[in-house]
RNA sequence: UACCGAUAAGGGCCAUCCCUCCUGAAAAGGAGGGAGCGCAAAGUUCCGGUCUAAGGGCAUCGCCUAGGAUCGAGGAACUGCCGGU
Numbered sequence: 001u002a003c004c005g006a007u008a009a010g011g012g013c014c015a016u017c018c019c020u021c022c023u024g025a026a027a028a029g030g031a032g033g034g035a036g037c038g039c040a041a042a043g044u045u046c047c048g049g050u051c052u053a054a055g056g057g058c059a060u061c062g063c064c065u066a067g068g069a070u071c072g073a074g075g076a077a078c079u080g081c082c083g084g085u
Stems, first nucleotide, its partner, number of pairs: 002085004012039002016035008037072001043078005048071004055065004
C1' cells in the first nucleotide's frame, strides 16, 4: 500500500421503548438518565428517494415549491481503529 475479516483487545455509533427538559411554522431534532435491537464504516460528502411548507408562487378556501428535515433493509466517492494475508 492492496485485499480480506470482526474473533481478540480498546473503543465507537445507535434502532426501539420509558422519564424529564429544550428547539422548530411544520416535518422533525437535541440534552440527561434507564432498558436495549443491531452495525466493521450505522464516519463524512455528493446524488437520489421520502416527509414538511414558514416564506414564496398560482389558475386561490386549494394546489405547487426546500434553502428545512430524514434515509440502520438506496447508489457512489473519500477517510478511519484493530487483526490476518
Model confidence (mean pLDDT): 81 of 100. c-di-GMP-I riboswitch aptamer from Azospira sp. I13, 85 nucleotides, folded computationally. Its Rfam family is "c-di-GMP-I riboswitch aptamer". About the family: GEMM was predicted in a large-scale screen for bacterial structured RNA regulatory elements. The model forms 95% of the base pairs in the Rfam consensus. It was read from a public genome assembly, where an Rfam model found it.